[in-house]
Molecule: RNase P RNA; transfer RNA
Organism: Candidatus Zixiibacteriota bacterium
RNA sequence: GGGAACGGUCGGCGGUCGCAGAGGUGCAGGCCUCAUGGCCCGCAUCUUUGAGGAAAGUCCGGACUCCAUAGGGCACGGUGCCGCGGAAAUCGCGGGCGGCGCAAGCCGACGGAAAGUGCCACAGAGAAUAGACCGCCCGCCACCGGCGGGUAAGGGUGAAACGGUAGUGUAAGAGACUACCAGCGGUCCGUGAAAGCGGACCGGCUCGGCAAACCCCACCUGGAGCAAGGCCAUGCAGGGUCAUGAGGCGGCCCGCCUCGACGGCCCGGGUAGGUCGCAUGAGCGCCACGGCAACGCGGCGCCCAGAUGGAUGACCGCCCCCGGCAACGGGACAGAAUCCGGCUUAUGACCGGUCCCCCUC
RNA sequence: UCCUCGGUAACUCAAUGGUAGAGUGAGCGGCUGUUAACCGCUAAGUUGCAGGUUCGAGCCCUGCCCGAGGAGCCA
Numbered sequence: 001g002g003g004a005a006c007g008g009u010c011g012g013c014g015g016u017c018g019c020a021g022a023g024g025u026g027c028a029g030g031c032c033u034c035a036u037g038g039c040c041c042g043c044a045u046c047u048u049u050g051a052g053g054a055a056a057g058u059c060c061g062g063a064c065u066c067c068a069u070a071g072g073g074c075a076c077g078g079u080g081c082c083g084c085g086g087a088a089a090u091c092g093c094g095g096g097c098g099g100c101g102c103a104a105g106c107c108g109a110c111g112g113a114a115a116g117u118g119c120c121a122c123a124g125a126g127a128a129u130a131g132a133c134c135g136c137c138c139g140c141c142a143c144c145g146g147c148g149g150g151u152a153a154g155g156g157u158g159a160a161a162c163g164g165u166a167g168u169g170u171a172a173g174a175g176a177c178u179a180c181c182a183g184c185g186g187u188c189c190g191u192g193a194a195a196g197c198g199g200a201c202c203g204g205c206u207c208g209g210c211a212a213a214c215c216c217c218a219c220c221u222g223g224a225g226c227a228a229g230g231c232c233a234u235g236c237a238g239g240g241u242c243a244u245g246a247g248g249c250g251g252c253c254c255g256c257c258u259c260g261a262c263g264g265c266c267c268g269g270g271u272a273g274g275u276c277g278c279a280u281g282a283g284c285g286c287c288a289c290g291g292c293a294a295c296g297c298g299g300c301g302c303c304c305a306g307a308u309g310g311a312u313g314a315c316c317g318c319c320c321c322c323g324g325c326a327a328c329g330g331g332a333c334a335g336a337a338u339c340c341g342g343c344u345u346a347u348g349a350c351c352g353g354u355c356c357c358c359c360u361c
Numbered sequence: 362u363c364c365u366c367g368g369u370a371a372c373u374c375a376a377u378g379g380u381a382g383a384g385u386g387a388g389c390g391g392c393u394g395u396u397a398a399c400c401g402c403u404a405a406g407u408u409g410c411a412g413g414u415u416c417g418a419g420c421c422c423u424g425c426c427c428g429a430g431g432a433g434c435c436a
Base pairs, nucleotide, nucleotide: 001357002356003355004354006352007351008350009349010348011319012318013317014316015315016314017313019050020049021048022047023046024045025044026043027042029040030039031038032037052333056344057343059342060341061340062339063338064225065224066223067222071254072253073252074251077220078219079218080217081095082094083093084092085091096110097108098107099106100105111216112215116214117213118210119209120208133155134154135151136150137149138148139147140146141145163181164180165179166178167177168176182206183205184203185202186201187200188199189198190197191196229276230275231274232273238267239266240265241264245259246258247257248256269435270434283302284301285300286299287298289296290295320331321330322329323328362432363431364430365429366428367427368426371385372384373383374382379416387403388402389401390400391399409425410424411423412422413421
């Protein structure tokens, strides 16, 4: 100087107003009680708390709730090297294999094409049970050539042309045969927990690619979602239709359960409110131990938004960073909505230690 | 919150994994005294974006962006 993984922080301090939640105090009101007292609500004041690493996309997986304590089969769908972690996962960690990089390291939808079907445009003779356009060889006609046969060694086409090199062989050739190399299949040995890696022998077996084409194999999967669901309140108007029927069951069949005129469906009508769910959780921080790591386990400490037309803001002063000579301007991406674990996407800086390569001393 | 569909020329739509086309519109020329109609020619494309699979992608797969539509309460 260039590069690679990883962890962390999001401007700091002070002041003046404002918003939302919780708690305390005071005052006023309402309800219950014979009373002490309890509950609810309003106002004022004080204290305290108040967005994120992605709160986002809703792409996966769960918790929770309801449908039946979630049943059987098929279909659809999902996953796809091995092991471990984890509640689970299209998640993470480690290892293997393949690819990229000098390296640190990064990336991988990474089962099966020798079960079957299908596709492989154009070019090319031939595109998957191979195939004679040029060439080479043989024979015949015959004489610038043509016809028949053999040949995949050479040329040409293409993304891809049915192993490679050397020799034997032959008219010319060819795994036709031999040796070695590469691949595939089988048997065995060593090693590893496994995926796998290494080796020996046998078989001339040489078999194209595509499964993010259908498919096959193995494994997995009940559905819906906080507008779930419970309670309270408000408000209205009924009518039609249905019988071995309707619903749970948002693909089908079976089975089970419930309802069956105070019911289901459709049309019509009504409400547009409150409250619980809803903030102690697979929670966070520090230390110690086990493990390569993800992570686990133990101890101590902490309580950290909870709105619902949706709070988390505005202004001023000093400092910090960037641009500018200065005045001055700017400070990324973006904002909870039941909660949690991941993935993906957007994003400007700063801080911390680590590793690799090159140059110089 | 849960789903479904779509994005191709200026507009409306096609295209079996194999050179992206058609109609309307635009421009130029012809016909006509002129315009319209008609005839001929031409241009116009990041197939929403970025990756991947494949020899090859508008099409298959993944992730984003944009748009459209639907369902849900009480009785």